SAM riboswitch aptamer (S box leader) from a Desulfuromonadales bacterium, 107 nucleotides, folded computationally. Of the family's consensus pairs, 90% are formed in the model. The sequence was found by an Rfam model in a public genome assembly. Taxonomically the source falls in Desulfuromonadales (Bacteria, Pseudomonadati, Thermodesulfobacteriota, Desulfuromonadia).
RNA sequence: UUCUUAUCGAUAGCGACCAAGGGAACAAGCCCGAUGUCGUUGCAGCAACCAGCCCACUGUGGAUUGGUGCUGAUACCAACGGAUUUUAAAAUACCGGCAGAUAGGGA
Numbered sequence: 001u002u003c004u005u006a007u008c009g010a011u012a013g014c015g016a017c018c019a020a021g022g023g024a025a026c027a028a029g030c031c032c033g034a035u036g037u038c039g040u041u042g043c044a045g046c047a048a049c050c051a052g053c054c055c056a057c058u059g060u061g062g063a064u065u066g067g068u069g070c071u072g073a074u075a076c077c078a079a080c081g082g083a084u085u086u087u088a089a090a091a092u093a094c095c096g097g098c099a100g101a102u103a104g105g106g107a
Base pairs, nucleotide, nucleotide: 001107002106003105004104005103006102007101008100013043014042015041016040017039021032022031023030029076044071045070046069049067050066051065053062054061055059080096081095082094083092084091
């Protein structure tokens, strides 16, 4: 980099440094940010994907040692198709796809 499997409306904070934008992408919105965004980092925490441990006996089990990951807002929301509604639209808490993020396995 790519293929594949699973999950993605829950959960979780304070410092230090830095210095202006950030919220993945696409029409449009909305929100956060010099009371310091983003990023790096220290400690802490959340979660339970993988290895391991315990119980069970094959499970929606327990606890978190290690490997990740995460700690603003549904992935903030919106785009593509369907369904519902409607004279037709708009709209919608519905369904699916595309795309993205994380973990495992393969190339």